[in-house]
Context: one part of a larger RNA
RNA sequence: GAUUGAACGCUGGCGGCAGGCCUAACACAUGCAAGUCGAGCGAGAAAGCACUUCGGUGCGAGUACAGCGGCGGACGGGUGAGUAACGCGUAGGAAUCUACCUAGUAGUGGGGGACAACAUGUGGAAACGCAUGCUAAUACCGCAUACGCCCUAUGGGGGAAAGCAGGGGAUCUUCGGACCUUGCGCUAUUGGAUGAGCCUGCGUCAGAUUAGCUAGUUGGUGGGGUAAUGGCCCACAAAGGCAACGAUCUGUAGCUGGUCUGAGAGGAUGACCAGCCACACUGGGACUGAGACACGGCCCAGACUCCUACGGGAGGCAGCAGUGGGGAAUAUUGGACAAUGGGGGCAACCCUGAUCCAGCCAUGCCGCGUGUGUGAAGAAGGCUCUAGGGUUGUAAAGCACUUUCAGUAGGGAGGAAAAGUUAGUAGUUAAUAACUGCUAACCCUGACGUUACCUACAGAAGAAGCACCGGCAAACUCCGUGCCAGCAGCCGCGGUAAUACGGAGGGUGCGAGCGUUAAUC
Numbered sequence: 001g002a003u004u005g006a007a008c009g010c011u012g013g014c015g016g017c018a019g020g021c022c023u024a025a026c027a028c029a030u031g032c033a034a035g036u037c038g039a040g041c042g043a044g045a046a047a048g049c050a051c052u053u054c055g056g057u058g059c060g061a062g063u064a065c066a067g068c069g070g071c072g073g074a075c076g077g078g079u080g081a082g083u084a085a086c087g088c089g090u091a092g093g094a095a096u097c098u099a100c101c102u103a104g105u106a107g108u109g110g111g112g113g114a115c116a117a118c119a120u121g122u123g124g125a126a127a128c129g130c131a132u133g134c135u136a137a138u139a140c141c142g143c144a145u146a147c148g149c150c151c152u153a154u155g156g157g158g159g160a161a162a163g164c165a166g167g168g169g170a171u172c173u174u175c176g177g178a179c180c181u182u183g184c185g186c187u188a189u190u191g192g193a194u195g196a197g198c199c200u201g202c203g204u205c206a207g208a209u210u211a212g213c214u215a216g217u218u219g220g221u222g223g224g225g226u227a228a229u230g231g232c233c234c235a236c237a238a239a240g241g242c243a244a245c246g247a248u249c250u251g252u253a254g255c256u257g258g259u260c261u262g263a264g265a266g267g268a269u270g271a272c273c274a275g276c277c278a279c280a281c282u283g284g285g286a287c288u289g290a291g292a293c294a295c296g297g298c299c300c301a302g303a304c305u306c307c308u309a310c311g312g313g314a315g316g317c318a319g320c321a322g323u324g325g326g327g328a329a330u331a332u333u334g335g336a337c338a339a340u341g342g343g344g345g346c347a348a349c350c351c352u353g354a355u356c357c358a359g360c361c362a363u364g365c366c367g368c369g370u371g372u373g374u375g376a377a378g379a380a381g382g383c384u385c386u387a388g389g390g391u392u393g394u395a396a397a398g399c400a401c402u403u404u405c406a407g408u409a410g411g412g413a414g415g416a417a418a419a420g421u422u423a424g425u426a427g428u429u430a431a432u433a434a435c436u437g438c439u440a441a442c443c444c445u446g447a448c449g450u451u452a453c454c455u456a457c458a459g460a461a462g463a464a465g466c467a468c469c470g471g472c473a474a475a476c477u478c479c480g481u482g483c484c485a486g487c488a489g490c491c492g493c494g495g496u497a498a499u500a501c502g503g504a505g506g507g508u509g510c511g512a513g514c515g516u517u518a519a520u521c
Base pairs, nucleotide, nucleotide: 001521002520003519004518006517007516008515009514010513013368014367015366016365017364018363019361020360021326026324027323028322030321031320032319035071036070037069040068041067048059049058050057051056078279079278080277087204088203089202090201091200092199093198096196097195101192102191103190104189105188106187107186108185109143111141112140118133119132120131121130122129123128149158150157151156163184164183165182166181167180168179171178172177205251206250207249212242213241214240217239218238220236221235222234223233224232254276255275256274257273258269259268260267261266281302282301283300284299285298304315305314306313307312332358334357335356336355340354341352342351343350344349371401372400373399374398381392382391383390384389405462407457408456409455410454411453415448420442421441422440423439424438425437426436427435465510466509467508468507469506470491471490472489476505477504478503479502480501486493487492
C1' cells in the first nucleotide's frame, strides 16, 4: 500500500447492489418448513338455508374428516462435527443398477380369498390397543397365454398384467351395460437419456523428540453374499504384504472451482455463489423402496427434557423465524405463491420458510447531496502581536439565482406468459362427437407496491464529521502543566519559555464517514 463475513470509539442525509453466529455440531418455548390424487376403492357427516301435512324432504354434498391404495416424503433446505481418505481434483476403466421421461416390439384373457374403514363388545390415566362380524379396489394370490426375456446347454424348464375417464352411429341388452373409439394407465422386453454404485494412475498439511507396522493380515482354490468386481464374508492349504521415495503413530483439517495479495514466481485462504463429500441429540441396526441404512420414517441402547392415575408414555431447529447461553460480534416469531422451480393431479387446482420480495444493520462497494454566483466597510467576535498590525477571510452578513435528494400531491411502465371461454383449422376416428396440436378473438391473474419513472408545489429551506500537525509524514502558534499529569507504531517527548502532554486559535488529510484494534499478502 492492498484486502476483510470484521469488532471497538466518535459521528451520521439519501439511494442502488451485495453481505450478515467466524464463538457452544450448546440447549431449545411457540408457529410454520411435504404433501397430493374422488379420473384407483369402499364408506360418508354436520352447521346453515329453503319448503313442510311438523312425520320429514330438498340444497349444503357424494362436500368435510378419517381409512385402504398410488406417487412423492432419497429432491429441495441446513451444517462442517468427523474424515489425511479413491474423501476431493484430474485422467482413465469394466464386472453393474436406474422410478418418472423418451423411441421401438408384443400383450392387457379368465378366476379366487382376504385386510382396513365400519359395526358390536372390551382393556388403558394417556399413548395406544384387543376380540368377533361385514366389505371394495389400479391392494393381494393362483390359472391361461409368452414375440422379446430368464435358467439350463441342446433334451428341456420358468415367469406378466388393472383398470379408470370422455364420446358415440349401427347391433345386442337384464336398460346397469356389452360393443366401437380416444386419452391416461398396467405387463413383458430392447435401446436412449438422466442419475447412481465400483476400480485404477497421478496430485493433495505438519511432526522422526513417532522406526518398525500387519494375522483376514498378503495372495491362492472353492463357496456365500451383492445390482456388480473384490478377504466384502467363510472354509481349506500357503507365508506373505507395507516401510527411510517416511510405513505405523500423533497433531491439525471437509476438498475443489475460486478468493486475497503480488510485476510475476509464490504466499495466505476456502465467508457469499457453484460442484463433490460427510453429518442430522450420541452410538448401533435393519425395514420399505428404482433409489436410504433415510434431518422433520422405524427399532434398540445411552444422556437430557417433558407428561403420568407410577403401570407406562412423548421429544430431537446443523430447515425459516424466534428464545436462553457463549461471545468483541452477526438481523424479523414479516408478505406472497405474482414470477422461476419442485411434488401430486387429466385438469382446475392444492402444497412449497425452495424461491421471489419486504423489515433491521454505514458491514462493504458504488453513486448523489448538504447549495450556486456575487459580495472589502477586508464588519463584529475569536486567536495572536513588537499594540502599528496580522489571521480566521469572500468566509459571514447583504444582493441575485437554482431546487438534485428528502417532503407533499397527481400520473404511471415492465416483471404476465400461461390457464380458461368461443370460433376456425389439422391430426385421430365409423363419426361433424370427444381428445390433442396450431391460429384468432374475448376474458382475467402482481406479494413487492404509496414500485421504477414522469409532472407539479414550497423554500436555502431538512442534511458534516473524524483523525492528525517533533522526524519518518502533508500540516504552528499561544496558554496550562512542570520527569507530575500524561503521550508513544519506531526513534523518543515531559525535571518552568514543551511546534511531542491537556486546552484554544490556526492548519493538513480523508469525507458520510474517519480513526483504532485484529488478521493476510

Overview
A computed fold for a 521-nucleotide part of an RNA from an uncultured prokaryote, annotated as small-subunit ribosomal RNA, 5' domain. The coordinates come from a structure-prediction model, not an experiment, and the mean pLDDT is 86. The RNAcentral record of the full RNA draws on ENA.